Model confidence (mean pLDDT): 82 of 100.
Transfer RNA from a bovine gut metagenome, 69 nucleotides, folded computationally.
Rfam family: tRNA. Gene Ontology term of the family: triplet codon-amino acid adaptor activity. The family's RNA type in Rfam is transfer RNA.
The sequence is in RNAcentral, with records from MGnify.
RNA sequence: CGAGAUAGCUCAGCUGGUAGAGCAGCCGCUUCGUAAGCGGCAGGUCGUGGGUUCGAACCCCAUUCUCGG
Numbered sequence: 001c002g003a004g005a006u007a008g009c010u011c012a013g014c015u016g017g018u019a020g021a022g023c024a025g026c027c028g029c030u031u032c033g034u035a036a037g038c039g040g041c042a043g044g045u046c047g048u049g050g051g052u053u054c055g056a057a058c059c060c061c062a063u064u065c066u067c068g069g
Stems, first nucleotide, its partner, number of pairs: 001068005008023004017054001025041005047063005
């Protein structure tokens, strides 16, 4: 100097409008049973602290950590 930090894990989030998917977890269906499959449920102070705005994961400032140079 550049990229990144969003659910337990891997990642989306369309130049501001109430945050999602897959896997994992739990419940149910199916099976003699397990796995697979199908349906459903739960899970988030969006790294942290401020600011702008009616409204911020998204814009601005500072700062911590990770990767690269």